[in-house]
Molecule: transfer RNA
Organism: uncultured bacterium
RNA sequence: GCCCGAGAAGCUCAACUGGAAGAGCGCCGCUCUUGUAAAGCGGAGGUAGUGGGUUCGAGUCCCACCUUGGGCU
Numbered sequence: 001g002c003c004c005g006a007g008a009a010g011c012u013c014a015a016c017u018g019g020a021a022g023a024g025c026g027c028c029g030c031u032c033u034u035g036u037a038a039a040g041c042g043g044a045g046g047u048a049g050u051g052g053g054u055u056c057g058a059g060u061c062c063c064a065c066c067u068u069g070g071g072c073u
Stems, first nucleotide, its partner, number of pairs: 001072007010025004019056001027043005049065005
C1' cells in the first nucleotide's frame, strides 16, 4: 500500500429480501426474609463509531474517514 471482517444499553450479543431497536447479565425500586443471597414483579438506560448520500422511510444500501481483528505483497 491492497483485500476481508467487526464497531449497536455498563458488558456479551439478537434483528437480515429497508418499515424505525430487543434479549441475557449488570444497575435501581418493590415483594418475600430476623437480615443477606436466591426467587418474583416493576423500572431506568441506546440520535446504532464519525460525517455525508440514496429513499416516502436506513442499524440494514452507497461514499469518505476513525478504531479494532485478520490476510496479501